This is a predicted structure of an 80-nucleotide RNA (Bacterial small signal recognition particle RNA) from an Atopobiaceae bacterium.
Its Rfam family is "Bacterial small signal recognition particle RNA". The literature on the family includes a 2016 paper in Proc Natl Acad Sci U S A by Righetti et al., "Temperature-responsive in vitro RNA structurome of Yersinia pseudotuberculosis". About the family: The signal recognition particle (SRP) is a universally conserved ribonucleoprotein involved in the co-translational targeting of proteins to membranes. By type it is a non-coding RNA gene.
Its mean pLDDT, the model's own confidence on a scale to 100, is 79.
Of the family's consensus pairs, 95% are formed in the model.
A source record names the gene ffs.

RNA sequence: UUCGGGCGGCGUCAUGUCCCGAACCUGGUCAGGGCCGGAAGGCAGCAGCCAUAAGGAGCCUCUGGCGGGCGCCCGUUCCC
Numbered sequence: 001u002u003c004g005g006g007c008g009g010c011g012u013c014a015u016g017u018c019c020c021g022a023a024c025c026u027g028g029u030c031a032g033g034g035c036c037g038g039a040a041g042g043c044a045g046c047a048g049c050c051a052u053a054a055g056g057a058g059c060c061u062c063u064g065g066c067g068g069g070c071g072c073c074c075g076u077u078c079c080c
Base pairs, nucleotide, nucleotide: 003075004074005073006072007071008070010067011066012065013064014063016059017058019056020055026051027050028049029048034043035042036041
């Protein structure tokens, strides 16, 4: 000097993490009201509430990928 490896650090990203997130077209629970029934009771189910998909926004603390090759170490090779 060449190449390879390990560890650390840096940057970036998401499959990591967190929040938001569906008039109907997702799920659950379904007040009121509706339907069936002589009744008991049953059925579907809007709003609301809860959860979540696609998607959106944030963060690198953890996990993982990638990048440059910054530091240290090891091996290899070259020169003396």